[in-house]
């Protein structure tokens, strides 16, 4: 680095657009309701990929420089369950 295993936390939040399913209504065009799936906006929040720092702490040629964390900031990200992802640990080569 690669392969398994373990891996947290935060709104099922409010609204808007949609595609198909399902159901009601209708001769029909269609038209309305819900759940569920995308997209999105707003406003709370989360911190264990990545970023980044005013940063503990190491170091040096020391009032300066450097490096830097599970600290701290939330740009990315993420927040019902489920996948995905995931610092960081164990084992494996």
């Nucleotide at each position: 680095g690669u392969g398994c295993g373990g891996g947290a936390g935060a709104g099922a939040g409010c609204g808007a657009g949609g595609a198909a399913c399902g159901g009601c209504a209708g001769c029909g065009a269609u038209g309305c309701c819900c759940g569920c799936c995308c997209u999105u906006g707003c406003c709370g929040c989360c911190g264990a990929a990545g970023g980044c720092g005013c940063a503990a702490c190491c170091g040096g040629c020391c009032c300066c420089c450097g490096g830097a964390a599970a600290c701290g900031c939330u740009c990315a990200g993420g927040c019902a369950c489920a996948a995905a992802g995931g610092a960081c640990c164990g084992c494996u080569u």
The prediction has a mean pLDDT of 80. Predicted 3D model of a 93-nucleotide RNA (Glycine riboswitch aptamer) from Elioraea sp. Lineage of the source: Bacteria > Pseudomonadota > Alphaproteobacteria > Elioraeaceae > Elioraea.